About this RNA:
This is a predicted structure of a 99-nucleotide RNA (Guanidine-I riboswitch aptamer). It was read from a public genome assembly, where an Rfam model found it. Rfam family: Guanidine-I riboswitch aptamer. Rfam describes the family as follows. This family represents a conserved RNA structure found upstream of the ykkC and yxkD genes in Bacillus subtilis and related genes in other bacteria.

RNA sequence: AAGCAAGUUUUCUAGGGUUCCGGAGCAAAUGCUUGCUGGUCCGAGAGAAAACGCGCAGAAAAUAUUCUGUGCACACGGAAGGAUAAAAACCUGGGAGAU
Numbered sequence: 001a002a003g004c005a006a007g008u009u010u011u012c013u014a015g016g017g018u019u020c021c022g023g024a025g026c027a028a029a030u031g032c033u034u035g036c037u038g039g040u041c042c043g044a045g046a047g048a049a050a051a052c053g054c055g056c057a058g059a060a061a062a063u064a065u066u067c068u069g070u071g072c073a074c075a076c077g078g079a080a081g082g083a084u085a086a087a088a089a090c091c092u093g094g095g096a097g098a099u
Base pairs, nucleotide, nucleotide: 007052008051009050010049011048012047015042016041020039021038022036023034024033025032026031053072054071055070056069057068058067059066060065074094076097080092081091082090
């Protein structure tokens, strides 16, 4: 200096706002305002779990594949910008930078 299974998907959580529903206020009302400890919704590289997958070893086998065991570690981090109705620990991004 370069590369990375540091893979993909699903569910959930921390967190996040306000399209829709609900709540509260105004109002005759189908309307307006309000983010409200609510539901829907968004949601983690550095949070959790699962499935697939990948690596290594062994066994079986019709040589296509199957099964068993084991491993998948570590990870400080802005500002700014972007998407969506909007915001965010979302995306840029395991980036810049720091060690």
The coordinates come from a structure-prediction model, not an experiment, and the mean pLDDT is 83.